[in-house]
RNA sequence: ACGUUGUUUCGGGGCGGAGUGCAAUUCUCCACCGGCAGUAUAGUCUGCGAACGCCGUGAAACGGUGCCGACCCGGUGAAAUUCCGGGACCGACGGUAAGAUUCCUUUUGGGAAUUUAAGUCCGGAUGAGAGAAACAAAGG
Numbered sequence: 001a002c003g004u005u006g007u008u009u010c011g012g013g014g015c016g017g018a019g020u021g022c023a024a025u026u027c028u029c030c031a032c033c034g035g036c037a038g039u040a041u042a043g044u045c046u047g048c049g050a051a052c053g054c055c056g057u058g059a060a061a062c063g064g065u066g067c068c069g070a071c072c073c074g075g076u077g078a079a080a081u082u083c084c085g086g087g088a089c090c091g092a093c094g095g096u097a098a099g100a101u102u103c104c105u106u107u108u109g110g111g112a113a114u115u116u117a118a119g120u121c122c123g124g125a126u127g128a129g130a131g132a133a134a135c136a137a138a139g140g
Stems, first nucleotide, its partner, number of pairs: 002139001004137007016030004031120002033091002035048004043089002052066005071087005093123003099115007
């Protein structure tokens, strides 16, 4: 060096400008962001984590299981859906209405109920975690 065990630390980013409006970081236009491992350097390949569903189980922890978005063209090269150039695309769950539907009313108006709009806001989350690093121990 290597594997094993233990401890500690670390371990997800982003609404800036304009428009409409009483009201929108949610609508429209432009902009902005990209977890971990592998591999020629990856949001889009392969695998994993998170999130969400189901089961053990009435609940929690934990475990099992399911689900899980999106890329092409050209160039260089031994090798790149990873680099360079160009043009695209994608983004869990809950909350939030001006949209939609229905209704009430004293009807150029006012009000109520239901439903629905966020990758970037608020929340679960000062959480969890793929994993990364350091140190220690015994081992061979």
A computed fold for a 140-nucleotide RNA, annotated as FMN riboswitch aptamer (RFN element).
The model forms 100% of the base pairs in the Rfam consensus.
The prediction has a mean pLDDT of 81.
The sequence was found by an Rfam model in a public genome assembly.